A computed fold for a 72-nucleotide RNA from Danio rerio, annotated as transfer RNA.
């Protein structure tokens, strides 16, 4: 140089066009003498970024940019 992959909560991660969500992790309560565990309920998001396509984009189509991985 040249392909591919990937980018969503604090951290792992799902979600292929119309409601953004799982576990954890964190606060509040419940249980406890007290803490664990458990069980409830909360908070936590510019879905990387800039156009495009669409009545609608986290999903689909271009750059870009960071990480990985094969080729030279």
């Nucleotide at each position: 140089g040249g392909g591919g992959g990937u980018a969503u909560a604090g951290c792992u991660c799902a979600g292929u066009g119309g409601g953004a969500g799982a576990a954890u992790a964190u606060u509040u309560g419940a249980c406890u003498g007290a803490a664990g565990a458990u069980c409830a309920a909360g908070a936590g998001g510019u879905c990387c970024c800039c156009g495009g396509u669409u009545c609608a984009a986290a999903u689909c189509g271009g750059g870009g940019u960071g990480c990985c991985c094969c080729c030279u």
The coordinates come from a structure-prediction model, not an experiment, and the mean pLDDT is 85. It matches the Rfam family "tRNA". By type it is a transfer RNA. Its family is annotated with triplet codon-amino acid adaptor activity in the Gene Ontology.